[in-house]
Context: one part of a larger RNA
RNA sequence: UCCGGCGAGUUGUGCAUACUGGCAAGGUUAAGCGUCCAAGACGCGGAGCCGUAGGGAAACCAAGUCUGAACAGGGCCAGAGUCAGUAUGUGCAGACCCGAAACCGGGUGAUCUAUCCAUGUCCAGGUUGAAGCUGCCGUAAAAGGCAAUGGAGGACCGAACGCACAUCCGUUGAAAAGGGUGGCGAUGAGGUGUGGAUAGGGGAGAAAUUCCAAUCGAACCCGGAGAUAGCUGGUUCUCCUCGAAAUAGCUUUAGGGCUAGCCUCGGUAUAGAUUCAUGGAGGUAGAGCACUGAAUUUCCUAGGGGGCGUCAAAGCCUACCGAAGAAUAUCAAACUCCGAAUGCCAUCGAACCGAUUACCGGGAGUCAGACUAUACGAGAUAAGUUGGAUAGUCAAAAGGGAAAGAGCCCAGACCUCCAGCUAAGGUCCCAAAGUGCGUGUUAAGUGGAAAAGGAUGUGGGAUUUCAAAGACAACCAGGAUGUUGGCUCAGAAGCAGCCAUCCAUUCAAAGAGUGCGUAAUAGCUCACUGGUCGAGAGGUCCUGCGCCGAAAAUGUCCGGGGCUGAAACACGACACCGAAGCUGAGGAAUGACAUAGUCAUUGGUAGAGGAGCAUUGAAUGCGGGAAGAAGCAGUACCGUAAGGAGCUGUGGACUGCAUUGAAGAGAGAAUGCCGGA
Numbered sequence: 001u002c003c004g005g006c007g008a009g010u011u012g013u014g015c016a017u018a019c020u021g022g023c024a025a026g027g028u029u030a031a032g033c034g035u036c037c038a039a040g041a042c043g044c045g046g047a048g049c050c051g052u053a054g055g056g057a058a059a060c061c062a063a064g065u066c067u068g069a070a071c072a073g074g075g076c077c078a079g080a081g082u083c084a085g086u087a088u089g090u091g092c093a094g095a096c097c098c099g100a101a102a103c104c105g106g107g108u109g110a111u112c113u114a115u116c117c118a119u120g121u122c123c124a125g126g127u128u129g130a131a132g133c134u135g136c137c138g139u140a141a142a143a144g145g146c147a148a149u150g151g152a153g154g155a156c157c158g159a160a161c162g163c164a165c166a167u168c169c170g171u172u173g174a175a176a177a178g179g180g181u182g183g184c185g186a187u188g189a190g191g192u193g194u195g196g197a198u199a200g201g202g203g204a205g206a207a208a209u210u211c212c213a214a215u216c217g218a219a220c221c222c223g224g225a226g227a228u229a230g231c232u233g234g235u236u237c238u239c240c241u242c243g244a245a246a247u248a249g250c251u252u253u254a255g256g257g258c259u260a261g262c263c264u265c266g267g268u269a270u271a272g273a274u275u276c277a278u279g280g281a282g283g284u285a286g287a288g289c290a291c292u293g294a295a296u297u298u299c300c301u302a303g304g305g306g307g308c309g310u311c312a313a314a315g316c317c318u319a320c321c322g323a324a325g326a327a328u329a330u331c332a333a334a335c336u337c338c339g340a341a342u343g344c345c346a347u348c349g350a351a352c353c354g355a356u357u358a359c360c361g362g363g364a365g366u367c368a369g370a371c372u373a374u375a376c377g378a379g380a381u382a383a384g385u386u387g388g389a390u391a392g393u394c395a396a397a398a399g400g401g402a403a404a405g406a407g408c409c410c411a412g413a414c415c416u417c418c419a420g421c422u423a424a425g426g427u428c429c430c431a432a433a434g435u436g437c438g439u440g441u442u443a444a445g446u447g448g449a450a451a452a453g454g455a456u457g458u459g460g461g462a463u464u465u466c467a468a469a470g471a472c473a474a475c476c477a478g479g480a481u482g483u484u485g486g487c488u489c490a491g492a493a494g495c496a497g498c499c500a501u502c503c504a505u506u507c508a509a510a511g512a513g514u515g516c517g518u519a520a521u522a523g524c525u526c527a528c529u530g531g532u533c534g535a536g537a538g539g540u541c542c543u544g545c546g547c548c549g550a551a552a553a554u555g556u557c558c559g560g561g562g563c564u565g566a567a568a569c570a571c572g573a574c575a576c577c578g579a580a581g582c583u584g585a586g587g588a589a590u591g592a593c594a595u596a597g598u599c600a601u602u603g604g605u606a607g608a609g610g611a612g613c614a615u616u617g618a619a620u621g622c623g624g625g626a627a628g629a630a631g632c633a634g635u636a637c638c639g640u641a642a643g644g645a646g647c648u649g650u651g652g653a654c655u656g657c658a659u660u661g662a663a664g665a666g667a668g669a670a671u672g673c674c675g676g677a
Base pairs, nucleotide, nucleotide: 001677002676003675004674005673006672011093012092013091014090015089016088017087018086019085020084021083022082023081026050027049028048032044033043034042035041036040054061055060064076065075066074067073096234097233099231103224104223105222106221107220108219114198115197116196117195118194119193120192121191122190123188125157126156127155128153132149134147135146136145137144161185162184163183165182166181167180168179169178200216202212203211204210209218237612238611239610240609241608242607247260248259249258250257251256261366262365263363264362265361266360267359268358269357271356272353274351275350276349277347278346279345280344286338287336288335292332293331294330297327298326299325303321304320305318306317307316308315369394370393371392372391373390374389376387377386378385399410400409401408414587415586416585417584419583420582421581425577426576427575428561429560430559434574437572438571439570440569441568447563453548454547457545458544459543460542461541462540463539464538465537466536474532475531476530477529478528480505481504482503485499486498487497511526515524516523588602589601590600591599592598593597613666615663616662618660619659620658621657622656623655624654631650632649633648634647635646637644638643
């Protein structure tokens, strides 16, 4: 991992609702007793329970009663139940199944290990050489010294023995802690044998939450016990009808629950939705500054600061600050003199839809929602972020498109068809359908990623200036004089700098000079003018499509090939393709009805409701079987499904159908259990 078998809403009782049955103003027995052959059946048993009368706190009254002064008004009440069975739900019980860590009780453990007690035992060999003692020296005597002797020590080196510091190996090991090489202690707080003591709310501990039998922040065994588990996992046949929620309130509540909302089933009633019309409430978008605030400039001025005023004061001045006021021009979710569109409410109506509505009763599930669009809050006008609002889709929705894709676009799959038409999206090839048509644009492979910003790219439009009295560009010629303007300066002559610049003259025209240049001059050039030429030229604005800006990690931002009067972009008209959409043909089911046919409907998770199939016993009836039962294997048959036959082979003794009733009644999942491969 696979195969086979086993494996999860049960039972009792109370209550509620519905249905079925019995009896009915009644219904019904419980314990117990009797009879019969066990199980059990039948009979007795009316104690009790429910109902038959309610109202009131009660006294009490009573088809009424309470309140009340009331004969008013109002509240409650005024003839169907009961006993069984079945189904569903729920309370109490383990209550669908499996699953804790734990808690408590009673016991078993110190053969491992910790400490202690008693009694034994073990420690090769070598080294060092304390005290004491002896002798000699020494002293008044001592002290002291030297040499021998002696043999102390949690002394030294190092085997046995014990330990476990380093490293390598081992890591489904040779081993549930070992092996190799080194290391430490090795007469001691030493090692070790045997026997004994201490026990779990405890013991022991040279103390580590360490040990107490491979188990220790509280051992193990059995029991309470099916502890509890708002948690995770699993929960077994089929078809049909309808079909959610991820919200509100409360919650030691937030991944749980209760009530409501939304779903379903039964019953009752007759409403209900949309659009139009009419009538309403409102303070959003926008706008505005009349209020509340914010913010800007100017004027005016109360007040303040500064200066003058010989002190003080009056007074005067002020390029300072400046309330209020005036003018101009702004801003606001918690501003409003104003103010929509939508949305909401109501109604005599009209059109349209056609049960979509409300209530009563039974059963639920849901309380993590996701994305997209729109208007907002939070955030950084970040997030595949977060919070509500409105709508859609997904959730619970398959199909076509977007290369691929929960939430985008189109469209809602009852079944069959080698029939047709369309939607979104497409029509050169991959790949179904136009290498289609008309008019333009783009040259960037833009298309087929991006900003501020930049640019004689190119198309369209508007406007303006110059121009046959000749423009623009090019070429030819001129571009002068006072003057080297004045100042400054070494120099400053159009051209370092300052001042003046409407200086003046001659002119067709020519600046006290546009740039280059010189040390300063010189020189070149421009503005300006004439000529040649001969028709458009220059500027600004709006707009279409392009260009640059443009650097990243597997492979180049079209799905690819590839595409340029297009296979790109814009506009227009036509054709075709394209889905489980729509139509056609056949069939099935559900519902309704003018019922014998027509119409409508039939995606679906949680969930509600309905109808069935199969398995094993039982009862009754009818069968099959050695001329071969069950089971197994094969098979082209039947049924909408669960399923059911027939035949053949195998097998070798039981078994089927109909009806009723009862369940140990359906497996693919539970890191399920057992067995096998």

Large-subunit ribosomal RNA, domain II from Eubacterium callanderi, 677 nucleotides, folded computationally. The prediction has a mean pLDDT of 85. Rfam family: Bacterial large subunit ribosomal RNA. Lineage of the source: Bacteria > Bacillati > Bacillota > Clostridia > Eubacterium.